[in-house]
RNA sequence: GAAGCAAGCCAGACAGCCGCUGGCCGGCGCAGCAAUGCGUUGGCGGGAGGAAGGUCCGGACUCCACAGAGCGGGGUGACGGUUAACGGCCGUCCGCCGAAAGCCUCCCUCCAGCGUGCUUGCACACUGGAGUUGGGUAUAAGGCGAGGAAUAGGGCCACAGAGACGAGCGUAUUAAGUUACGGUGAAACGCGGUAACCUCCACCUGGUGCAAUUUCAAAUAGGCACGCGAUGAUGCUGCUCGCGGAGCGUGCGGGUAGAAAGCUUGAGCGGCGGAGUAAUCCGUCGCCUAGAGGAAUGGCUGUCAUAGCGCCUUGCGGCGCCGUAACAGAAUCCGGCCUAUCGGCUUGCUUCACUA
Numbered sequence: 001g002a003a004g005c006a007a008g009c010c011a012g013a014c015a016g017c018c019g020c021u022g023g024c025c026g027g028c029g030c031a032g033c034a035a036u037g038c039g040u041u042g043g044c045g046g047g048a049g050g051a052a053g054g055u056c057c058g059g060a061c062u063c064c065a066c067a068g069a070g071c072g073g074g075g076u077g078a079c080g081g082u083u084a085a086c087g088g089c090c091g092u093c094c095g096c097c098g099a100a101a102g103c104c105u106c107c108c109u110c111c112a113g114c115g116u117g118c119u120u121g122c123a124c125a126c127u128g129g130a131g132u133u134g135g136g137u138a139u140a141a142g143g144c145g146a147g148g149a150a151u152a153g154g155g156c157c158a159c160a161g162a163g164a165c166g167a168g169c170g171u172a173u174u175a176a177g178u179u180a181c182g183g184u185g186a187a188a189c190g191c192g193g194u195a196a197c198c199u200c201c202a203c204c205u206g207g208u209g210c211a212a213u214u215u216c217a218a219a220u221a222g223g224c225a226c227g228c229g230a231u232g233a234u235g236c237u238g239c240u241c242g243c244g245g246a247g248c249g250u251g252c253g254g255g256u257a258g259a260a261a262g263c264u265u266g267a268g269c270g271g272c273g274g275a276g277u278a279a280u281c282c283g284u285c286g287c288c289u290a291g292a293g294g295a296a297u298g299g300c301u302g303u304c305a306u307a308g309c310g311c312c313u314u315g316c317g318g319c320g321c322c323g324u325a326a327c328a329g330a331a332u333c334c335g336g337c338c339u340a341u342c343g344g345c346u347u348g349c350u351u352c353a354c355u356a
Base pairs, nucleotide, nucleotide: 001352002351003350004349005348006347007346008345009344010343012304013303014302015301016300017299018298020047021046023044024043025042026041027040028039029038030037031036049327053338054337056336057335058334059333060332061209063207064206073205074204075203076202077201078092079091080090081089082088093147094145095144096143097142102137103136104135105134108131109130110129111128112127113126115124116123117122118121148200149199153198154197155194156193157192165190169182170181171180172179213261214260215259216258223252224251225250226249227248228247235243236242268287269286270285271284272283273282274281275280305324308321309320310319311318312317
């Protein structure tokens, strides 16, 4: 320098103005004995992601079920480690893949050497070198693997082939199915292949999902208890009269609307030190980083930087336009996997070539 890989990170920045959501600290008003609650107003902080996604796997938590044992169902599968757990992750083994370069080589082209022939500058043959295309080869970094068992048993084996799982068939041979060979095909006359078909072995395994679950609790209707009521309640109607004619009042309990808890301090994040190849673990110091619920996280302006476009310039670069740009958006939380993704940055590894 060329090529191939692996890992990690960012996901526009800053400033101003106006909002939305939630928190803290105040002022005022109302209710309350108070604690406090409600309304309004002021100030100061917080406010989407690397995947918040798919809901595929594993847990926390919740409620339901559950003596014990067995059967059945589902899942996992080299060996070891890690973890709360896993089908995840890490290490090792095995198998497969993995190159423009390297090595080997066929054809062709060119050059050089040598030999033969002769029309003495051409043809042919050989050897060596270079180049190009194609083929082969073992691999590097690295990638992939549903990688237990085929002598427990059953099933299946495309195409080709006479014949495909159990022995038959053809040719030759022999005392004798006695022995040998058989186009094809992954496998052929044999104790082959396939478990990503059933099965066997070992291990794991109850269901449900925050719309889980719990608490408080209107209005209306219905329920229960007590009391009043045809000697006329309640109502029209504040009172008297009148009309009307069977309910009315109080209390309790269930449930709905609504409100609250669950709800974000957690298998948390960062720095340093230590153990370990690593995943991971231990110690110590520091930090608090969305919590909505008919569901906030937004809009405008300016400056700068990236990408894109246009013009000028041999080039370096300069000027102008555009205006954030991909995938996408929390909804109980956590560990993974998978999928989507504009543009960019950093680090490391391997091979080859060149130079010293």

Source information
This is a predicted structure of a 356-nucleotide RNA (Bacterial RNase P class A) from Pseudoduganella sp. Its mean pLDDT, the model's own confidence on a scale to 100, is 76. The gene name in the source record is rnpB. Lineage of the source: Bacteria > Pseudomonadati > Burkholderiales > Oxalobacteraceae > Pseudoduganella.